This is a predicted structure of a 503-nucleotide part of an RNA (small-subunit ribosomal RNA, 5' domain) from a marine sediment metagenome.

[in-house]
Context: one part of a larger RNA
RNA sequence: GGACGAACGCUGGCGGCGUGCCUAACACAUGCAAGUCGAACGAGAUCCCGGAGCUUGCUCCGGGGGACAGUGGCGAACGGGUGAGUAACACGUGAGAAACCUGCCCCAGAGACCGGGACAACCAUUGGAAACGAUGGCUAAUACCGGAUGCCCUCACAUGGCCGCAUGGCCGAGUGAGGAAAUGCUCAGGUGCUUUGGGAGGGUCUCGCGGCCUAUCAGCUAGUUGGUGAGGUAAUGGCUCACCAAGGCAUCGACGGGUAGCUGGUCUGAGAGGACGAUCAGCCACACUGGGACUGAGACACGGCCCAGACAUCUACGGAUGGCAGCAGUGGGGAAUAUUGCGCAAUGGGCGAAAGCCUGACGCAGCAACGCCGCGUGUGGGAUGACAGCUUUCGGGUUGUAAACCACUUUCAGUGACGACGAAAAUGACGGUAGUCACAGAAGAAGGUCCGGCCAACUACGUGCCAGCAGCCGCGGUAACACGUAGGGACCAAGCGUUGUCC
Numbered sequence: 001g002g003a004c005g006a007a008c009g010c011u012g013g014c015g016g017c018g019u020g021c022c023u024a025a026c027a028c029a030u031g032c033a034a035g036u037c038g039a040a041c042g043a044g045a046u047c048c049c050g051g052a053g054c055u056u057g058c059u060c061c062g063g064g065g066g067a068c069a070g071u072g073g074c075g076a077a078c079g080g081g082u083g084a085g086u087a088a089c090a091c092g093u094g095a096g097a098a099a100c101c102u103g104c105c106c107c108a109g110a111g112a113c114c115g116g117g118a119c120a121a122c123c124a125u126u127g128g129a130a131a132c133g134a135u136g137g138c139u140a141a142u143a144c145c146g147g148a149u150g151c152c153c154u155c156a157c158a159u160g161g162c163c164g165c166a167u168g169g170c171c172g173a174g175u176g177a178g179g180a181a182a183u184g185c186u187c188a189g190g191u192g193c194u195u196u197g198g199g200a201g202g203g204u205c206u207c208g209c210g211g212c213c214u215a216u217c218a219g220c221u222a223g224u225u226g227g228u229g230a231g232g233u234a235a236u237g238g239c240u241c242a243c244c245a246a247g248g249c250a251u252c253g254a255c256g257g258g259u260a261g262c263u264g265g266u267c268u269g270a271g272a273g274g275a276c277g278a279u280c281a282g283c284c285a286c287a288c289u290g291g292g293a294c295u296g297a298g299a300c301a302c303g304g305c306c307c308a309g310a311c312a313u314c315u316a317c318g319g320a321u322g323g324c325a326g327c328a329g330u331g332g333g334g335a336a337u338a339u340u341g342c343g344c345a346a347u348g349g350g351c352g353a354a355a356g357c358c359u360g361a362c363g364c365a366g367c368a369a370c371g372c373c374g375c376g377u378g379u380g381g382g383a384u385g386a387c388a389g390c391u392u393u394c395g396g397g398u399u400g401u402a403a404a405c406c407a408c409u410u411u412c413a414g415u416g417a418c419g420a421c422g423a424a425a426a427u428g429a430c431g432g433u434a435g436u437c438a439c440a441g442a443a444g445a446a447g448g449u450c451c452g453g454c455c456a457a458c459u460a461c462g463u464g465c466c467a468g469c470a471g472c473c474g475c476g477g478u479a480a481c482a483c484g485u486a487g488g489g490a491c492c493a494a495g496c497g498u499u500g501u502c503c
Base pairs, nucleotide, nucleotide: 001503002502003501004500006499007498008497009496010495013375014374015373016372017371018370019368020367021333026331027330028329030328031327032326035074036073037072040071041070047064048063049062050061051060052059053058054057081286082285083284091210092209093208094207095206096205097204100203101202102201105199106198107197108196109195110194111193113147114146115145116144122137123136124135125134126133127132152179153178154177155176156175157174159172160171161170162169163168184191185190212258213257214256219249220248221247224246225245226244227243228242229241230240231239261283262282263281264280265276266275267274268273288309289308290307291306292305311322312321313320314319339365341364342363343362347361348359349358350357351356378408379407380406381405388399389398390397391396412444414439415438416437417436418435422430447492448491449490450489451488452473453472454471458487459486460485461484462483468475469474
């Protein structure tokens, strides 16, 4: 000198774009943050229409409408948060999988035949303070189950051809075994279902190389290293197990300890390098702490389940309930970090044929000079160099064209009127916002630090090694340009200084 997610002191006019718990991965009141589909299914309240019975305000029947629930499907594994853990194939990069998986989507082939029994909802009875149940009975389906068929797929046996980087792979014909489906729904157009092959996108696994400190850590290791066989997995593999062998790693730093999410990047620097990893983007890990599996194409699952623990809440003491590292917000910690806002109008996501519904993702608004950028606080004239201040050698000098005064302008802010783009037919939270026009009036808008040298900028008074200053050198003990005040000056400017950290 530059930089900052900064803080503190003094000061503070406007706008645009960004950014905003770095500390306690501390605890959380309250609201919201994941639903949707009636074109899969049964039932159906209040209500409306018509009819009947009549005790004249009820009951029954038919139709409409469809709330709240329920079965079922898809989603809830995305999106959003955090950085605790992790020195690891976690990440980056480059290869490999002839050892793999893949819902929705796209392309192509083939198919969907015959049957069955339930369980919710509902009704009845009943337990419990509650949470939540128990028993009996009825019922539908694209829910569940049995059988058939097999272009095809899997497995076993034997076989022909082609190919490879080893294990091996591909194609074809044969025999045997096993394996599907929802002639659903429909507005009649479609849309769904099953199976197979391919694709796209996504995921999983393996390996080479790369990126912290420490030797005041020198030896580490028994599922350890390898083999055979088996189990398990989508799949390779000590991943797990039985048996066998005795290996494997290490001064090219094993093992241990400390620290740490990694990267694209950011800051600095001429570069080489050094430091960092907020915001944005990619990957990883985590979701009160620890463990576990279930469902599913996908989780070992933030707003799912089970167990244990700590904490908290309710309780009729028998038991229950909860998890903001989602968005706001509260307490606490701290030098320190915002609104319990508006809207689904846009972009994107889930569901749905669609209309649409949901969406604290997102779009906006609010707060904060926290940062960057832009603008303004007036312009021109004006010397008897006014008054006043400061100073003085008392002549003057200086503040100073500065002011007054004259002329002018109106950016921004203000008032009034009009008023968007963002939206493709409709639909705009932002927002009567941005912007445009008009009006009034210099009107509403300047401070901070410094002035001994480094380092731009000097005098007076007060103080008297006191009070104080100070980044370093150093100032102050009676003429202090260094302390305090005043005048003057210098530098920046809606900021200016200080502190901290990095280069």
The full RNA is in RNAcentral, with records from SILVA.